[in-house]
RNA sequence: GGAGUCGGCCAGGCGAUCGCGGUGGGCGCAAGCACAUCGAGGAAAGUCCGGGCUCCAUAGGGCAGAGUGCCAGAUAACGUCUGGGCGGUGUGAGCCGACGGAAAGUGCAACAGAGAAUAGACCGCCGAACGACAUCGCAAGAUGUGCGUGGCAAGGGUGAAACGGUGCGGUAAGAGCGCACCGCGUGCGGGGCUAACGCCGCAUGGCACGGUAAACCCCACUCGGAGCAAGAUCAAAUAGGGGAACGAUACGGCGGCCCGUCGUGUUCCCGGGUAGAUUGCUUGAGGUCUGCGGCGACGUAUGGCCCAGAGGAAUGAUCGUCACUGGUUUUCGGACCAGAACAGAACCCGGCUUAUCGGCCGGCUCCGCAC
Repeated sequence: GGAGUCGGCCAGGCGAUCGCGGUGGGCGCAAGCACAUCGAGGAAAGUCCGGGCUCCAUAGGGCAGAGUGCCAGAUAACGUCUGGGCGGUGUGAGCCGACGGAAAGUGCAACAGAGAAUAGACCGCCGAACGACAUCGCAAGAUGUGCGUGGCAAGGGUGAAACGGUGCGGUAAGAGCGCACCGCGUGCGGGGCUAACGCCGCAUGGCACGGUAAACCCCACUCGGAGCAAGAUCAAAUAGGGGAACGAUACGGCGGCCCGUCGUGUUCCCGGGUAGAUUGCUUGAGGUCUGCGGCGACGUAUGGCCCAGAGGAAUGAUCGUCACUGGUUUUCGGACCAGAACAGAACCCGGCUUAUCGGCCGGCUCCGCAC
């Protein structure tokens, strides 16, 4: 100097004018007025996980169902985070991983292929054994052919996958058949947060049933449901419900008539409940400086901090100037033009995921050059 990787941070600054929402005290009968102060985000988003809070039939156990899944820890909790292990990948810093169990059981494996799990012989290799044939031989037999019954699985071939790998010995040819090394299983010891873990060592077994659990299943752990439109309080108008009192008992229904009974009236009381209003509402597992503990996530002590609370929903607009990026031009001082992301609270927190113009800082890696 170039290329890369990981982590953290910013998200235009200042001023003027106009405007909006909350709060405070002041003025005003009230409507309201002026002043002071506060007023979006790193994701406020998706609503995908986890919790607080509220209500419901108190939700303890079991079944069903759903989720999570290497190990240890952090946490209110988590599918999140931290550290570690193993596997894959990259020259490397790093990155990625649904990463429990396949000797509990059931199932599945298209096509190709001889054979796909208590496997198998298409090409191939062999001629040991039994037989056939040929030659030689008096005979016993020897040699040959690879023809029949056979032996083998080294090599080729199929496949995503073919029942350990390499080498030496061995053999008719071969084969863990024997041996050495590697791999694998089992046991013991050590290391490792009493862990995951062939990470290390020793002994032992010729290898002892391959793959698939994002197939059923088994094992361990977690989960009651609905959500601030939760829930709570106050409460019109109109209509309706319950009760009491009143009245010349007036009218109507039942009835031939009387009594009776039902409905209609006026006044008062009661509770339910709609619109509407208030509350829940923002001081909270809050955030931050320093110290201490821890590799770390994080915990803890002390100090000082208050950081939006609307309700069709405020947090804005215009201008100037400075800074940034790009372009044009230049007398190299500058001038002019354009751009400036994603998005936007709605009960509150912890995460994950997704979107994002431009820029700053730090750790580390690789390559090239110079000394």